[in-house]
RNA sequence: GCGGGCGUAGCUCAGUGGUAGAGCACCUGCUUGCCAUGCAGGGGGUCGCCGGUUCAAAUCCGGUCGCCCGCU
Numbered sequence: 001g002c003g004g005g006c007g008u009a010g011c012u013c014a015g016u017g018g019u020a021g022a023g024c025a026c027c028u029g030c031u032u033g034c035c036a037u038g039c040a041g042g043g044g045g046u047c048g049c050c051g052g053u054u055c056a057a058a059u060c061c062g063g064u065c066g067c068c069c070g071c072u
Base pairs, nucleotide, nucleotide: 001071002070003069004068005067006066007065010024011023012022013021018055026042027041028040029039030038048064049063050062051061052060
């Protein structure tokens, strides 16, 4: 330099055009002599960034940044 994959909650990941979710973690309450477990509820996201297409974009297209793999 060229090609490919990935980037979504604190972490691990789903979601492939129609109001962004799960598990774990965190907070509150119940339970307990205390802790853990269990149960109920809650907070937390400009979907890496910029632009385009569309009535509508995490999703499609272009550019760009970061990480990983391969080729030269």

Predicted 3D model of a 72-nucleotide RNA (transfer RNA) from a Pseudomonadota bacterium. Model confidence (mean pLDDT): 82 of 100. Rfam family: tRNA. Gene Ontology term of the family: triplet codon-amino acid adaptor activity. NCBI's taxonomy places the organism under Bacteria, Pseudomonadati, Pseudomonadota.